The RNA shown here (SAM riboswitch aptamer (S box leader)) has 119 nucleotides and comes from a Bacteroidota bacterium.
Its mean pLDDT, the model's own confidence on a scale to 100, is 75.
The sequence was found by an Rfam model in a public genome assembly.
Its Rfam family is "SAM riboswitch aptamer (S box leader)". From the family's description: The SAM riboswitch is found upstream of a number of genes which code for proteins involved in methionine or cysteine biosynthesis in Gram-positive bacteria.
NCBI's taxonomy places the organism under Bacteria, Pseudomonadati, Bacteroidota.
[in-house]
RNA sequence: AAUUUAUAGAGAAGAGGGGAAAGAUUAGGCUUUGAGAUCCUCUGGCAACCAACUGUAAGUUCAACAUUUGAAUUGGAAAAUCGGUGCCACAUCCUAACCCAAUAGUGGGAAUAUAAAUU
Repeated sequence: AAUUUAUAGAGAAGAGGGGAAAGAUUAGGCUUUGAGAUCCUCUGGCAACCAACUGUAAGUUCAACAUUUGAAUUGGAAAAUCGGUGCCACAUCCUAACCCAAUAGUGGGAAUAUAAAUU
């Protein structure tokens, strides 16, 4: 970088550096920004994708047996962190952009971001 799968209206900020634009691209809107943003570093936190560890509604299989018991396995809710990531203004800030639904509204996909796996 490409492909596949899953998720994306919830959640979580202080300090230092730096000094002009920023919110992925283009356009429009809306917003953030010299009371110092975006960004970088540190600390703190959020979350629970991977990993590790508990847990157990329910399912499946096996065994015993007689309607339950035991074992294995999958595993929702909940809890949680030594590790790998991610995230901590605004709905992925909103809409259009390319496609679909007859289409104005609207909805879905695509796109974008993140994770995991594969190449």